[in-house]
RNA sequence: AGGUCAGUAGCUCAAUUGGAAGAGCAGUUGAUUCCAAAUCAACAGGCUGGGGGUUCGAGUCCCUCCUGACCUGCCA
Numbered sequence: 001a002g003g004u005c006a007g008u009a010g011c012u013c014a015a016u017u018g019g020a021a022g023a024g025c026a027g028u029u030g031a032u033u034c035c036a037a038a039u040c041a042a043c044a045g046g047c048u049g050g051g052g053g054u055u056c057g058a059g060u061c062c063c064u065c066c067u068g069a070c071c072u073g074c075c076a
Base pairs, nucleotide, nucleotide: 001072002071003070004069005068006067007066010025011024012023013022019056027043028042029041030040031039049065050064051063052062053061
């Protein structure tokens, strides 16, 4: 320098052909318990990495930038 993949809740990951975002764990509250743990129930938590474009509509398509992983190449 070129290429491929990934970036979504605090963490790990989903999201069908573009129709508008969900699960597990963690957290909070309650039930249970003498107290806890475990279990059960409820709740909260997101500008989908940044910017722009296409579209009635973008996590999804296009451009660009950033970050990480991997492959190839160049110099030494």